[in-house]
Parts: sequence; C1' cells; structure tokens
RNA sequence: GGGCACAUAGCUCAGUUGGUUAGAGCGUCCGCCUCACACGCGGAAGGCCGUGGGUUCAAGUCCUACUGUGCCCA
Repeated sequence: GGGCACAUAGCUCAGUUGGUUAGAGCGUCCGCCUCACACGCGGAAGGCCGUGGGUUCAAGUCCUACUGUGCCCA
C1' cells in the first nucleotide's frame, strides 16, 4: 500500500427479506424466601445501535466516507 470481517446495555451476544414500543443470558439494585448467607422465585434500572453524510414514507438493518479492533496478501 491492497483486500476481508467486526463495532447493539457494565460483559458476552441475538435482532428473520428495511416496518408497531430494540431483546436475551450474566452482572447491578429492590422485594420474597432463610436465624443469616448462598441457591431459588418475582420485579426494576441500564442502550436512541462507533462517528458524519446519503437513499427511503420509514434505517440497528441498504449505500458512502472516516475512526477503532482483528485477520490475510504485498
């Protein structure tokens, strides 16, 4: 220098061919249970989806530039 993949909650990930309010597990907090803790059960908070722009009635999803990470080639 060239190519490919990935970026969604504190962590690990899902999100079907673009369509109603973006979800799960773990973790955190509250309650129940217990003499107490753990386990178990119930509930809650937490993300405008890496950044900018574009297409569209509508974008996490499509296009584009950039940033970051990983891999391959030279």
Notes
Model confidence (mean pLDDT): 81 of 100. This is a predicted structure of a 74-nucleotide RNA (transfer RNA) from an Elusimicrobiota bacterium. It was read from a public genome assembly. Its Rfam family is "tRNA". Rfam classes the family as a transfer RNA. Taxonomically the source falls in Elusimicrobiota (Bacteria, Pseudomonadati).